[in-house]
A computed fold for a 346-nucleotide part of an RNA from uncultured Allomuricauda sp., annotated as small-subunit ribosomal RNA, central domain. Its Rfam family is "Bacterial small subunit ribosomal RNA". It was read from a public genome assembly. The organism belongs to Allomuricauda, within Bacteria.
Context: one part of a larger RNA
RNA sequence: UUGGGUUUAAAGGGUCCGUAGGUGGGCCAUUAAGUCAGGGGUGAAAGUCUGCAGCUCAACUGUAGAAUUGCCUUUGAUACUGGUGGUCUUGAGUCGUUGUGGGGUUGCCGGAACAUGUGGUGUAGCGGUGAAAUGCAUAGAUAUCACAUAGAACACCGAUCGCGAAGGCAGGUGACCAACAACGUACUGACACUGAUGGACGAAAGCGUGGGUAGCGAACGGGAUUAGAUACCCCGGUAGUCCACGCCGUAAACGAUGGAUACUAGCUGUCGGGACUUCGGUCUCGGCGGCCAAGCGAAAGUGAUAAGUAUCCCACCUGGGGAGUACGUUCGCAAGAAUGAAACUC
Numbered sequence: 001u002u003g004g005g006u007u008u009a010a011a012g013g014g015u016c017c018g019u020a021g022g023u024g025g026g027c028c029a030u031u032a033a034g035u036c037a038g039g040g041g042u043g044a045a046a047g048u049c050u051g052c053a054g055c056u057c058a059a060c061u062g063u064a065g066a067a068u069u070g071c072c073u074u075u076g077a078u079a080c081u082g083g084u085g086g087u088c089u090u091g092a093g094u095c096g097u098u099g100u101g102g103g104g105u106u107g108c109c110g111g112a113a114c115a116u117g118u119g120g121u122g123u124a125g126c127g128g129u130g131a132a133a134u135g136c137a138u139a140g141a142u143a144u145c146a147c148a149u150a151g152a153a154c155a156c157c158g159a160u161c162g163c164g165a166a167g168g169c170a171g172g173u174g175a176c177c178a179a180c181a182a183c184g185u186a187c188u189g190a191c192a193c194u195g196a197u198g199g200a201c202g203a204a205a206g207c208g209u210g211g212g213u214a215g216c217g218a219a220c221g222g223g224a225u226u227a228g229a230u231a232c233c234c235c236g237g238u239a240g241u242c243c244a245c246g247c248c249g250u251a252a253a254c255g256a257u258g259g260a261u262a263c264u265a266g267c268u269g270u271c272g273g274g275a276c277u278u279c280g281g282u283c284u285c286g287g288c289g290g291c292c293a294a295g296c297g298a299a300a301g302u303g304a305u306a307a308g309u310a311u312c313c314c315a316c317c318u319g320g321g322g323a324g325u326a327c328g329u330u331c332g333c334a335a336g337a338a339u340g341a342a343a344c345u346c
Base pairs, nucleotide, nucleotide: 003318004317005316006315007300008299012314014201015200016199017198021194022193023192025088026087027086028085029084030083031082033081034080035077036076037075038074039073040072041071042070048066049065050064051063052062053061054060091191092188093187094186095184096183097182098181099180100179103177104176105175106174107173108172109171110154115149116148117147118146119145120144121143125136126135162169163168206247207246208245209244210243211242215241216240220236221235222234223233258313259312260311261310262309263308266291267290268289269288270287271286272285273284274283275282276281295302296301319346320345321344328339329338330337331336
């Protein structure tokens, strides 16, 4: 490379948008580029294959044919693909109505708890642990009551729940922005799918500038434990955690399962709609779960939310280590990220 693969063996990009490209619904007409058929030209010779012949055979040689899978040209065919024109509505979108949600941004407000401060009551301990000690406390702690201040997080509801492309999102309320679903014979009429390069978003930690700092808490200090204890346990505690703006761009970014479309037995629960109803339910659309038929799978398992049956497009894999390293390049303030080998070795 041809293949074969990608839940767990190597392998799905963190997610989406989208350029080029690839692929693409029904019907009619036309064209004849791809496609198919016939004819012509060319495809040197040698070589190759087949037949026959010549050296006594063979190697070798001669001769005839085939092959030369190709290219050019011409005459036709028109099912499929493509081009052009027209048309349709089921794919896709728009509009209307009715809804849904912890979707996003931003402002205001709330109560509980922790902490601190001030004052009152009150007196000798409190705290902590396996046990202790460090620590706090007669300068009045702990406990308790009242008031005040501040920051962060939102108990119950709460759920196999909901929403979001993913990361993620939860006190209440207002404003703004977006999404999704069902229904409707309303409208457009294939406008679609995927998507290299590219762009945007992207937990936590980390970085820059300025704020903020109650609790928690890397580092650090102390007390224990221990043979030691650079730990686990305890007392403190700085960055950080929080806010604004700007970077970083990575995660077991996981369903370890790329996206889209169609098809292939059922049972059961739940969320949001619709239709019917004898009010018990039944049917149906869209999500989220559980169990299973066929099938698939090395098995575990999966099974209409496929890992089944197919088609289209992208990404990725090709023994272990060396190594996600070195070098180079790009990006970054840095930390580092991205791309990404080889020698050698088993």
Model confidence (mean pLDDT): 89 of 100.